[in-house]
Context: one part of a larger RNA
Molecule: small-subunit ribosomal RNA, 5' domain
Organism: uncultured bacterium
């Protein structure tokens, strides 16, 4: 000096920030992913045409289906690691949406929800027959610049090797919707054609992600020896890919006093504090990466997960229960109860800004944007200003003369920052939309009115006296005061400092 601080004693406004550092402890409720009718069948409610059957429009929305849900959001439990930093490399690699470019979409089939019905069941939830559409699934035709195979030619490197052109061979694709128009026709459709939005293949690109490598990255020798997939070969699996990743074989290696092994302890960095600087000490908030997600293990789905508000096992907790058997996971947002010296509202909004969806219209969005609490920090303002001596009273000292509190009060002018009260009232919103808010801000009236406290006063170290007390009663950071005149204890009165704050304690340079 500096703090995510906490007591103490005090407290006026404002702006901008910031608040569970302990129990990665348990959690009631409410909300934090969802959306699409322009994929698709149907049930529903409304209107309209029609005795009627039925068609038609609109409007909901369970269920197939897409995409999203891996991303925003939380915490640091584990990690001393290629985890992170920086430097590189993949010639060993995926990459949905989203750009650019080339090619293409042919023609079938069979099902399962929903729905009907029946049945178990306390519930959770199932089963069993039937019916049914798709951009759901499933074969078939095509079928390159794709994969595989092996040839043949350029070219080019970094050791395996690349890149690119020629031709063989055998595999592999798809799906449509809505809107306009034309022809046909009494009229509507279909079929064609067209815009757009979808669909398949491929080349690129951008975006993200995987791996690998050099060097750095706490503490403990009162830890000195560790290690059988251990370490290396060829082969095989396996993965987007390298690779003991995994397997069978085969050899006997590999790491260590430049500190292995063990043990503790800890998320790393940009950064932040400090300090001239070298260092040192830290890793809250805000960004970046990891990792986790009631413990532990496991895989599905997907372009992406071994997945925080998915799933299967086991486990410990809590709930429900008809005792047969089920739910459940705040380290998301607020909130409880526990723990603690300690940390806040079960708020309002999608206006903005970014995110999922969708053609849009919107719809979700406790991200975010705002407000509520907290002097927790910083940074601003104010608690009046000028004048005003017979230097009042009163305090407190006194050498009893006087001093000193002190222009301080009182008084007279002034002015209104703040306050109240009324009155207009934003920007953020390019066309519309404003939760913040009737909030900022401005005008006007009122009235010095609403509004000073903490610490210290022996030396260090700014500031001194009188009374009480009497080695007591206490003071103290260090040296050290107090045993009858204590500038050092306790009250006064003065005086210093610092000021909406002021002191102590903690850490830490």
């Nucleotide at each position: 000096g500096a703090c995510g601080a906490a007591c103490g004693c005090u407290g006026g406004c404002g702006g901008c920030g910031u608040g569970c550092u302990u129990a990665a402890c348990a959690c009631a409720u409410g909300c934090a992913a969802g959306u699409c009718g322009a994929a698709c069948g149907g049930a529903g409610a409304u209107u309209c045409a029609g005795c009627a059957a039925u068609g038609g429009a609109u409007c909901u929305u369970a269920g197939u289906g897409g995409c999203g849900a891996a991303c925003g959001g939380g915490u640091g439990a584990g990690u001393a690691a290629c985890g992170c930093g920086u430097a590189g490399g993949c010639a060993a690699u995926c990459u949905g949406c989203c750009u650019u470019c080339u090619a293409g979409a042919u023609g079938g089939g069979g099902a399962c929800a929903a729905c009907a019905u029946c049945c178990c069941g306390a519930a959770a939830g199932g089963g069993g027959u039937g019916c049914u559409a798709a951009u759901a699934c499933c074969g078939a035709a095509u079928g390159u610049u794709g994969u595989a195979u092996g040839a043949u030619c350029u070219u080019c490197g970094c050791a395996u090797g690349g890149a690119g052109a020629u031709g063989a061979u055998a595999c592999u694709a798809a799906a449509g919707g809505u809107g306009g128009c034309c022809u046909c026709u009494g009229a509507a459709u279909a079929u064609g054609c067209u815009a757009c939005c979808g669909c398949u293949a491929g080349a690129a690109g951008a975006u993200g992600a995987g791996c690998c490598u050099g060097c750095g990255u706490c503490u403990g020798a009162u830890u000195a020896g560790c290690u059988a997939g251990u370490u290396g070969g060829a082969g095989g699996g396996g993965u987007a890919a390298c690779g003991g990743c995994c397997c069978a074989c085969c050899a006997a290696g590999g790491c260590u006093u430049c500190g292995a092994u063990c043990a503790g302890u800890a998320g790393c960095c940009g950064g932040u504090c400090u300090g001239a600087g070298a260092g040192g000490a830290u890793g809250a908030a805000c960004g970046g990466c990891c990792a986790c997600a009631c413990u532990g293990g496991g895989a599905c789905u997907g372009a992406g997960a071994c997945a925080c508000g998915g799933u299967c096992c086991a486990g410990a907790c809590u709930c429900c229960u008809a005792c047969g058997g089920g739910a459940g996971g705040c380290a998301g947002c607020a909130g409880u109860g526990g723990g603690g010296a300690a940390u806040a509202u079960u708020g309002c909004a999608c206006a903005a800004u970014g995110g999922g969806g969708g053609a849009a219209a919107c719809c979700c969005u406790g991200a975010u944007g705002c407000a509520g609490c907290g002097a927790c920090g910083c940074c601003g303002c104010g608690u009046g200003g000028a004048g005003g001596a017979u230097g009042a009273c009163g305090g407190c000292c006194u050498u009893c003369g006087g001093g000193u509190u002190g222009u301080a009060a009182a008084c007279u002018c002034c002015u209104u920052u703040u306050g109240u009260c009324a009155g207009g009232g934003a920007c953020a919103a390019u066309g519309g939309u404003g939760a913040u808010g009737g909030u900022a801000c401005c005008u006007g009236a009122c009235g010095a009115a609403u509004a000073a406290g903490c610490c210290a006063c022996g030396g260090c170290u700014a500031a001194c006296u009188c009374u009480g007390u009497g080695c007591c009663a206490g003071c103290a950071g260090c040296c050290g005061c107090g045993g009858u005149a204590a500038g050092a204890c306790a009250g006064a009165g003065g005086u210093g400092g610092c000021g909406a704050g002021c002191g102590u304690u903690g850490u830490u340079c």